The RNA shown here (transfer RNA) has 73 nucleotides and comes from a Polyangiaceae bacterium.

RNA sequence: GGGCCUGUAGCUCAGCUGGGAGAGCGCGUGACUGGCAGUCACGAGGUCAGGGGUUCGAUCCCCCUCAGGUCCA
Repeated sequence: GGGCCUGUAGCUCAGCUGGGAGAGCGCGUGACUGGCAGUCACGAGGUCAGGGGUUCGAUCCCCCUCAGGUCCA
């Protein structure tokens, strides 16, 4: 330098055919318990890497850029 893959909550990751942004863990509050732990219930938490384009509508499709991984040279 070129090809391919990945980037979504604090962490690990789902997200189907373009229309609801989610799960587990963690965190907060409450209940149970003498208390801790634990269980249950409720809740907070998001620039879907960044920018542009297509579309009535984009995490999803197209282009560019950035970061990481991998292969080739």

Rfam family: tRNA. It was read from a public genome assembly. The coordinates come from a structure-prediction model, not an experiment, and the mean pLDDT is 83. NCBI's taxonomy places the organism under Bacteria, Pseudomonadati, Polyangia, Polyangiales, Polyangiaceae.